Transfer RNA from an uncultured Bacteroidales bacterium, 74 nucleotides, folded computationally.
[in-house]
RNA sequence: GGCGAGAUAGCUCAGUCGGUUAGAGCGUAUGAUUCAUAAUCAUAAGGUCGCCGGUUCAAUCCCGGCUCUCGCUA
Numbered sequence: 001g002g003c004g005a006g007a008u009a010g011c012u013c014a015g016u017c018g019g020u021u022a023g024a025g026c027g028u029a030u031g032a033u034u035c036a037u038a039a040u041c042a043u044a045a046g047g048u049c050g051c052c053g054g055u056u057c058a059a060u061c062c063c064g065g066c067u068c069u070c071g072c073u074a
Stems, first nucleotide, its partner, number of pairs: 001073007010026004019057001028044005050066005
C1' cells in the first nucleotide's frame, strides 16, 4: 500500500431487513436486610450510538468521506 472486520453507558457486549421510551451483565449511588461487613433484594443515575456530509416524512440502522482499533496479505 491492498483487502476484510469493528467503533453503542465507566468496562464487556446485544440490538433494530429505517418508525413513536436504545437495552443486558458487571460496576457506581441510595434504600431494605444485618450488631456490622459481605452476600442478597429494590430503586436510580449514567448515552450527541466515533466525526462530517448525503438519501428519506423519519437514520444508531442505508450511502460517501475521514479518524482510530484489530486481523489477513504484498
The sequence was found in a public genome assembly.